[in-house]
Context: one part of a larger RNA
RNA sequence: CGUAGCAGACUUGAGGGAUUUGUUCCUUAGUACGAGAGGACCGGGAACAACGCACCGCCAGUAUUCCGGUUGUCACGUCAGUGGCAGCGCCGGGUAGCUGUGUGCGGAAAGGAUAAGCGCUGAAAGCAUCUAAGCGCCAAGCCCCUCCCAAGAUCAGGUCUGCCGGACCGCAAGGUCCCUGAAGGCUCGGGGAAGACUACCCCGUUGAUAGGCCGGAGGUGUAAACGCAGCAAUGCGUGAGCUGACCGGUACUAAUCAGCCGUGCGG
Numbered sequence: 001c002g003u004a005g006c007a008g009a010c011u012u013g014a015g016g017g018a019u020u021u022g023u024u025c026c027u028u029a030g031u032a033c034g035a036g037a038g039g040a041c042c043g044g045g046a047a048c049a050a051c052g053c054a055c056c057g058c059c060a061g062u063a064u065u066c067c068g069g070u071u072g073u074c075a076c077g078u079c080a081g082u083g084g085c086a087g088c089g090c091c092g093g094g095u096a097g098c099u100g101u102g103u104g105c106g107g108a109a110a111g112g113a114u115a116a117g118c119g120c121u122g123a124a125a126g127c128a129u130c131u132a133a134g135c136g137c138c139a140a141g142c143c144c145c146u147c148c149c150a151a152g153a154u155c156a157g158g159u160c161u162g163c164c165g166g167a168c169c170g171c172a173a174g175g176u177c178c179c180u181g182a183a184g185g186c187u188c189g190g191g192g193a194a195g196a197c198u199a200c201c202c203c204g205u206u207g208a209u210a211g212g213c214c215g216g217a218g219g220u221g222u223a224a225a226c227g228c229a230g231c232a233a234u235g236c237g238u239g240a241g242c243u244g245a246c247c248g249g250u251a252c253u254a255a256u257c258a259g260c261c262g263u264g265c266g267g
Base pairs, nucleotide, nucleotide: 001152005163006162007161008160009159010158011157015149016148017147018146021049022048023047024046025045026044027043033038051106052105053104054103055102059100060099061098062097066093067092068091069090070089071086072085073084074083075082076081111143112142117137118136119135120134164266165178166177167176168175169174179264184261185260186259187258188204189203190202191201192200209254210253211252212250213249214248215247216246218243219242220241226237227236228235229234
């Protein structure tokens, strides 16, 4: 910009894409078959592999500062307690998130038309013949089915809902004047398992959107100070203290105020 008014939702599916896998075991059955050795079709059931999608309850990884330990050195006057630097100094753990090695799920089933192939009926050609007329069966393949995208599918689809004026000229489209600026949207702001930017989604005081605060979960592992015991190291008072992302609550802080677009019933 188009989709013959504008807008907000919800959709149909032309078309496109993805998928389509393999192995072993049990059973049928030591049956059919075979002199034996050996050993099935068909059908039923189970497990696994690779691949794919999703997820983080379990297992595991990461988690640059969440907690603790610890070395050297410097600083806060000293002790104590802390902080800086040394690859996060090193080490032991570890929430959210993100992950796989973890977990869940998938390939199916059904239908249609067929290939090779197997048939029925059947003449040409008194027979025969699956074929010439006619009618069946049959594949991991084809079309559908399943999942995803999808109306710029320019044949531009559909449904629901919302919104919109008077006068004059004109057959109408349209034009002029006055009034109006709707529904809705954008900008802006607070944010987000959304994200390179953009887009998308939520929220903006009629508010829990983020931060703070409060409570909780989870993590770490018993803080400091003081007291007591011990010559002392240390122990006890203590699952203490601290705690990023997690779950709630709470307007304390910040989402203020506002501007712009969009018209007027539609060839």
Large-subunit ribosomal RNA, domain VI from a Pseudomonadota bacterium, 267 nucleotides, folded computationally. The prediction has a mean pLDDT of 90. The organism belongs to Pseudomonadota, within Bacteria. Rfam family: Bacterial large subunit ribosomal RNA. Gene Ontology terms of the family: structural constituent of ribosome and ribosome.